RNA sequence: CUCUUAUCAAGAGCGGCGGAGGGAUAGGCCCUGCGAUGCCCAGCAACCUUCAGAUAGAACUCUGAAAAGGUGCUAAUUCCUACAGACAGAUUAGUCUGAGAGAUAAGGA
Numbered sequence: 001c002u003c004u005u006a007u008c009a010a011g012a013g014c015g016g017c018g019g020a021g022g023g024a025u026a027g028g029c030c031c032u033g034c035g036a037u038g039c040c041c042a043g044c045a046a047c048c049u050u051c052a053g054a055u056a057g058a059a060c061u062c063u064g065a066a067a068a069g070g071u072g073c074u075a076a077u078u079c080c081u082a083c084a085g086a087c088a089g090a091u092u093a094g095u096c097u098g099a100g101a102g103a104u105a106a107g108g109a
Base pairs, nucleotide, nucleotide: 002108003107004106005105006104007103008102013041015040016039017038021031022030023029025082026081027080028079042074043073044072047070048069049066050065051064052063053062054061078101083098084097085096086095087094
């Protein structure tokens, strides 16, 4: 860099450092010197992991528990929309479904 599978409406800081930008892209709309991004610490969660149980049996299946380890995450639904369809609405613009894009994990080439 790319492929496959799963998940994305929940959760998590009135901390320290440091100083201007940040929310992937575009448009919107927001956050930010009442200190952003980042780093440390702290925390959340439970994908990998560990343990126990289920099924005739085995398990890459299902259920439950744990959190030492590998990741991840800690403004707003992935902040909203970007493409297609259905419905509603008529004077300005909604609701739903799916796809795409993105993020994360595990596995593969």
A computed fold for a 109-nucleotide RNA from Lederbergia galactosidilytica, annotated as SAM riboswitch aptamer (S box leader). Its mean pLDDT, the model's own confidence on a scale to 100, is 80. The RNAcentral record of the sequence draws on Rfam and Ribocentre. The model forms 97% of the base pairs in the Rfam consensus. The source organism's lineage runs through Bacteria, Bacillati, Bacillota, Bacillaceae and Lederbergia.